The part of an RNA shown here (small-subunit ribosomal RNA, 5' domain) has 512 nucleotides and comes from an uncultured bacterium.

[in-house]
Context: one part of a larger RNA
């Protein structure tokens, strides 16, 4: 001398960009963070018409309005956090002839008939509560079945490649779809209906795309861890995954791994980078980005095209809360916010304008991601706190040889200027295309005004830039090293005066 997620001291005027629990993966009081579709279905409240009526009503149809229930989508993203993990967990460079893929895009082919439940809804019952149980109606794009089957899938033949697992392409058999639904125009009718558009749906190729699994090689300590291994190594066979495979499992063999460090023990999430370095290195992984892994602690599976699933479910465990004691309810490592921890880390804030994202034909709804605002000198960058003049030099203070010397153009005082601030006016860009801006009456622009409120900090022995005085008197003290200090101290401590930086300036940590 850089550097930083930084913390203290002492001091602080203003913007922009950024950044903000490194400790307890410690405990959590509110409130928001995942919903949406009504164009899939019942179901309710409303009007207007038809119908029937016991004049209470009932029921059909249309329209509008709302939905706790079924139903599809989504809810594996997004967003937090870094215990765990030294391991294919990450980086790399490959492979999968061992494999899935919802929505999306492109191609082909299909949608014919039966049928059924359970919910909401009504009865009744039970419970304080959560909620639960019986019976009883019922829709659908939910549920089952039957038909069909270009192409799939197996199964058995045949050809062709291949050393071969196998692939390719023939034949013959067997299996296995679906919702013709919603909607909207248009013809049409007594009631139906038909056509077309649009969104859906079923089988199946190919694509994108995201994802599992495999192999090389590569990045921490300890040998004061030297043996480790029993499903462990390999075979056959079955199971079983999407899909290879001790993945599981019967059996057979006895095998594997290790001083080129196996086993164990420590410590850690990797990485792109980041600091620093002339570089090789050498520290490191905060903020973004990408990978893994977690979501009160273990363990499990269902649902799904995807999960072994932070704001789902089930079992156990610890805590916490409710209870009528008979049982129940919960999970901030989301965004705010509390307490505790600590030397330390922030608003229980505005918007869905923007951008993405879920769902929807759309209108739009939702969205604590995200933009914005807050607060913090925590950091980088800029401004500002006047400028020009103005004595051989004011008062004051400090030195002093008492002659001066010094703060010092520095103050007062003239003069100007208005960028900071302070009034008034006008005001966006971000909104691509009709409308819509949270921030915002923000930024910025124009006018007037006033020098008026805005400088500390650290140091002066060498290293290292800056020197006198009085005080102390090995005493109080200083100190990063060397060392100062025992009565003239340039090193203590105060003042003048000087260097050094300046909204910061020193100290302390750590690192290079």
């Nucleotide at each position: 001398g850089g550097a930083c997620g930084a913390a203290c001291g002492c001091u602080g005027g203003c913007g922009g960009c950024g950044u903000g629990c490194c400790u307890a993966a410690u405990g959590c009081a509110u409130g928001c963070a995942a919903g949406u579709c009504g164009a899939g279905c019942g179901g309710g409240c409303u009007a207007c018409a038809g119908u029937c009526u016991u004049c209470g009503g009932a029921u059909u149809g249309u329209a509008g309005c709302u939905u706790a229930g079924c139903g599809g989508c989504g809810a594996a993203c997004g967003g937090g956090u870094g215990a765990g993990u030294a391991a294919c967990a990450c980086g790399u460079a490959g492979g999968u002839a061992a494999u899935c893929u919802a929505c999306c895009c492109u191609u082909c082919a299909g949608a014919g008939g039966a049928g059924g439940a359970c919910a909401a809804c009504c009865u009744c019952a039970g419970g304080a509560a959560a909620c639960u149980g019986a019976g009883g109606c019922u829709a659908a794009a939910c549920c089952u079945u039957c038909a069909u089957a270009c192409g799939u899938u197996c199964a058995c033949u045949g050809g062709u490649a291949g050393g071969g697992a196998u692939a390719c392409u023939g034949g013959u058999g067997a299996a296995g779809a679906a919702a013709g639904a919603g909607u909207u125009a248009c013809c049409g009718u007594u009631g139906a209906g038909g056509u077309g558009g649009c969104u859906g749906c079923u089988g199946a190729a190919g694509g994108a795309u995201g994802a599992g699994c495999c192999u090389g090689c590569g990045g921490c300590c300890c040998a004061u861890c030297a043996g480790g291994u029993a499903g462990u190594u390999g075979g056959u066979g079955a199971g079983g995954u999407a899909a290879c495979g001790g993945c599981u499992c019967a059996c057979c063999a006895a095998g594997c791994c290790g001083a080129a460090g196996a086993c164990g023990g420590g410590u850690a999430a990797c990485c792109g980078g980041u600091c620093u370095g002339a570089g090789a290195g050498g520290a490191u992984g905060u903020c973004c980005g990408g990978u893994c892994a977690c979501a009160c602690u273990g363990g499990g599976a269902u649902u799904g095209a995807g999960a072994c699933a932070c704001g789902g479910c089930c079992c156990a465990g610890a805590c916490u809360c409710c209870u009528a004691c008979g049982g129940g309810a919960g999970g901030c490592a989301g965004c705010a916010g509390c307490a505790g921890g600590g030397a330390a880390u922030c608003u229980u804030g505005g918007g869905c304008a923007a951008u993405g994202g879920g769902c929807g034909a759309a209108a739009g709804c939702c969205u604590g991601a995200c933009c914005c605002a807050g607060c913090g000198a925590c950091g980088c960058c800029g401004c500002g706190u006047g400028g020009a003049g103005g004595a051989a030099g004011a008062a004051g203070u400090c030195c002093u040889u008492c002659g001066g010397g010094g703060c010092g153009u520095a103050a007062a005082c003239u003069c100007c200027u208005g960028g900071a601030c302070u009034g008034g006016g006008g005001g966006a860009c971000g909104a691509g295309g009709a409308a819509g801006g949270a921030c915002g009456g923000u930024a910025c622009c124009c006018c007037a005004g006033u020098a008026g409120a805005a400088a500390g900090g650290g140091a002066c022995g060498g290293c290292u830039a800056a020197c006198u005085a009085c005080g102390u008197g090995c005493c109080a003290g200083c100190a990063g090293c060397c060392g100062c200090g025992g009565u003239a101290a340039a090193a203590c401590g105060u003042a003048g005066g000087u260097c050094c930086c300046g909204a910061g300036c020193g100290u302390u940590g750590u690192u290079c």

The full RNA is in RNAcentral, with records from SILVA.
Its mean pLDDT, the model's own confidence on a scale to 100, is 86.